[in-house]
Molecule: transfer RNA
Organism: Gammaproteobacteria bacterium
RNA sequence: GGCGCAUUCGUCUAGCGGCCUAGGACACCGCCCUCUCAAGGCGGAGAUCACGGGUUCGAAUCCCGUAUGCGCUA
Numbered sequence: 001g002g003c004g005c006a007u008u009c010g011u012c013u014a015g016c017g018g019c020c021u022a023g024g025a026c027a028c029c030g031c032c033c034u035c036u037c038a039a040g041g042c043g044g045a046g047a048u049c050a051c052g053g054g055u056u057c058g059a060a061u062c063c064c065g066u067a068u069g070c071g072c073u074a
Stems, first nucleotide, its partner, number of pairs: 001073007010026004018057001028044005050066005
């Protein structure tokens, strides 16, 4: 250099064009429980889906480019 794969809350992850104003687990915050802590119960905050364009009535999802990481290959 060429080719392929991946990128979604702090972390891990679901998602396969409309039911998604993106769901779950752990972590975090508050309350309950407890003499206290842990565990448990209830609630809350947190991602405009790596970035920029395009297709479409409609995109996290399809297409192109860019970036980062990983792999294969010369």